[in-house]
Parts: sequence; C1' cells; structure tokens
RNA sequence: GGCACUUUAGCUCAGUGGUUAGAGCACUUCUCAUGAAGUAAAGAGGUCGCAGGUUCGAUUCCUGCAAGAGCCA
Repeated sequence: GGCACUUUAGCUCAGUGGUUAGAGCACUUCUCAUGAAGUAAAGAGGUCGCAGGUUCGAUUCCUGCAAGAGCCA
C1' cells in the first nucleotide's frame, strides 16, 4: 500500500429502515438471611466511534475519516 471485518451501558455481546435501543455480569437502593458469601425485588447507567449523504424517517443503507484485529504484497 491492497482486500475483507469489527466499533452499541463499566465489561462481554445481541438487535432491527419506524412509537421509548436490549440481555448477562458488574454497580446503587431495599427485603430476608448470615460469621462471611448470599436470596428476592426495584433502580441508575447509552449523543449506537466521528463527520457527511440517501430517505418522510438512519444505530441499521452509502461515502470519507479514526481506532482495533486479520490476510496478501
């Protein structure tokens, strides 16, 4: 330098052109219980990497950029 891929909550990851973006773990509060781990319930936490384009509408499609990992040279 070329090719294809990934980027979504603190971490690991789903998700789909359409009303409010989800799960597990972690975190907070509370119930019960314990020597301590713990049980059950509720809650908080997100400009969906950045910028533009298409569209009535974009996390989703297209382009560029950034970062990461892979293959080729």
The prediction has a mean pLDDT of 82.
This is a predicted structure of a 73-nucleotide RNA (transfer RNA) from Mycena crocata.
Its Rfam family is "tRNA". The family's RNA type in Rfam is transfer RNA.
The organism belongs to Mycena, within Eukaryota.
The sequence is in RNAcentral, with records from ENA.